The prediction has a mean pLDDT of 82. SAM riboswitch aptamer (S box leader) from Rossellomorea vietnamensis, 110 nucleotides, folded computationally.

[in-house]
RNA sequence: UUCUUAUCAAGAGAGGUAGAGGGACUGGCCCGAAGACACCUCAGCAACCAGCCAACGUUUUAGGUAUGGUGCUAAUUCCAGCAAGUUGAUAUCAACUUGGACGAUAAGAG
Numbered sequence: 001u002u003c004u005u006a007u008c009a010a011g012a013g014a015g016g017u018a019g020a021g022g023g024a025c026u027g028g029c030c031c032g033a034a035g036a037c038a039c040c041u042c043a044g045c046a047a048c049c050a051g052c053c054a055a056c057g058u059u060u061u062a063g064g065u066a067u068g069g070u071g072c073u074a075a076u077u078c079c080a081g082c083a084a085g086u087u088g089a090u091a092u093c094a095a096c097u098u099g100g101a102c103g104a105u106a107a108g109a110g
Base pairs, nucleotide, nucleotide: 001110002109003108004107005106006105007104008103013042014041015040016039017038021031022030023029025081026080027079028078043073044072045071048069049068050067051065052064053063055061082099083098084097085096086095087094088093
């Protein structure tokens, strides 16, 4: 960096450093000198992978734990972006629903 599979409406913050943008992109809307974002320490959440425990079972299925590897701890992936449909309204637009795309994370493969 590419591909495949799964998940993305739940959950979980304090201290320190530092000092201006940040929320992937675009539009909106937010966060931010009452110090955001980032980094470090500690704590926590969760249960993807490994481990361990206990069942059924042998093509497997569904649990627990939190030891290790990740991940995460503003807002549904903050909302929308593309397509279809419904309703309202009619240059056009708004609301809602479904699917997709993008993105993120995990595991596997190249």

Lineage of the source: Bacteria > Bacillati > Bacillota > Bacilli > Rossellomorea.